This is a predicted structure of a 394-nucleotide RNA (Bacterial RNase P class A) from Parablastomonas sp. CN1-191.
The source organism's lineage runs through Bacteria, Alphaproteobacteria, Sphingomonadales, Sphingomonadaceae and Parablastomonas.
Rfam family: Bacterial RNase P class A. Rfam's curators write: Ribonuclease P (RNase P) is a ubiquitous endoribonuclease, found in archaea, bacteria and eukarya as well as chloroplasts and mitochondria.
Its mean pLDDT, the model's own confidence on a scale to 100, is 75.
[in-house]
């Protein structure tokens, strides 16, 4: 220098003017001043929690769902860190639903003779009634994702773990490691094909709903319950009065009756009680918080000290313009600077690149709504650190 791998971080800066929202202060009010005002993902709502209500009321079992190598971190997790095993890559590294297939059931399409207590289609070998049959054989061919260990030597009629060596596999042992697991030597000719993102088995975890949770206050109208009242008049006699007796006129929604009397229901009115819609207050943001330093740990992370307060409102404010600077692109100018090309005394070329100057355009994804920890997804462009391979030079 080229090509690549891993991780972290920023995601425009400054100034002026105008505008928006919360809160505080002042003001009768209009308004003024001050303060603070989005993100790394605020997103998807996919996991895990806090908080709240409901249900149950020791724990556990069952159903259903989830997780799944080992160890650690954490409030917890399906997250993170470290390690193991397998696969890929020259490598840095990347990827893995990574428990159990000798508990049971099931499946293995098509092709193929045969797909799981094997199998004779071709081939090979032996025999024969000799072109067509019988037997042996899993070395070779063919089918298939997969054909019942692999390679080699021996062996054989041809073959075959039939025998042997190595590799693979199984069993038990020793050593190392907390463990997953690894290494070593012994025994066993090999018994145990694959699929559990098929049922299933094993271990562990999980009650439900969600801030529109929940709590408090509650107007008018309508509606619910309770208590009380109302349907009354006029005249005469008597009586101090309350009242009693009689008469007249009238009223009555229904039922009943002993009817100027009552009861029940309905209606109307007053008062009281409780629920509750719109709404208001709260929950609400100081928290598993953030920054710096030190210590422990490979790390995730933990502990200690010091410092800081950083939106809390509602269908919702956080924006716009101008100037300078930054980054990118296009166009133009420049032969003055560097590299290069042409021509060579000078010189020319930007229809070569970089630099310099100018003009124009662009600067992403996205938008808090109870709060945290994660994951995933989106994202113009920039910066930093560590590492790998190649080439060249010293």
């Nucleotide at each position: 220098c080229c090509a690549g791998g891993g991780g972290g971080u920023c995601g425009g800066g400054c100034a002026g003017c105008c505008g928006c929202g919360u809160c505080a202060u002042c003001u009768c009010a209009c308004g003024a001043u001050g303060u603070c005002g989005a993100g790394g993902a605020a997103a998807g709502u996919c996991c895990g929690g806090g908080c709240u209500c409901c249900a149950c009321g020791a724990a556990a079992c069952g159903a259903g769902g989830g997780u799944g190598g080992c160890g650690g971190g954490u409030a917890a997790c399906g997250c993170c860190c470290g390690c193991c095993c397998g696969g890929c890559g020259u490598g840095a590294g990347c990827c893995g639903a990574g428990g159990g297939a000798a508990a049971g059931u099931g499946c293995c399409a098509c092709a193929g003779a045969g797909a799981g207590c094997a199998g004779a289609c071709c081939g090979c070998c032996u025999c024969a009634u000799a072109u067509c049959g019988a037997g042996g054989u899993a070395a070779g061919g063919g089918u298939g994702a997969a054909a019942g260990g692999g390679u080699g030597c021996g062996g054989u009629a041809a073959g075959a773990g039939c025998g042997c060596a190595c590799c693979g596999g199984g069993g038990g042992g020793c050593u190392g490691g907390u463990a997953a697991c690894a290494g070593c030597g012994c025994c066993c000719g090999c018994a145990c094909g694959g699929c559990a993102a098929a049922c299933c088995c094993c271990a562990c975890c999980c009650g439900g709903a969600g801030c529109a949770a929940g709590a408090c206050c509650g107007a008018a109208u309508a509606g619910g319950g309770g208590u009380c009242g109302c349907g009354c008049g006029c005249c005469u006699u008597u009586g101090c009065a309350a009242g009693a007796a009689g008469g007249c006129a009238g009223g009555c929604c229904g039922g009943u009756u002993u009817c100027g009397g009552g009861c029940c229901g309905a209606g109307c009115g007053a008062c009281c009680c409780g629920g509750g819609u719109u709404g208001g207050u709260u929950g609400c943001u100081g928290g598993a918080g953030c920054c710096u330093u030190g210590c422990g740990g490979c790390a995730a992370c933990g502990c200690a000290a010091g410092g800081c307060c950083g939106a809390g409102a509602g269908g919702a404010a956080u924006g716009g313009c101008u100037g300078c600077c930054c980054c990118c692109g296009u166009c133009g100018a420049u032969a003055c600077g560097g590299u290069g090309c042409c021509g060579u005394a000078c010189g020319g070329c930007a229809u070569a690149c970089c630099g310099u100057c100018g003009a124009c355009g662009g600067g992403a994804c996205a938008g808090a709504a109870c709060c945290c920890g994660g994951c995933u997804u989106a994202c113009a462009g920039g910066c930093c650190c560590c590492c790998u391979g190649g080439c060249a030079c010293u």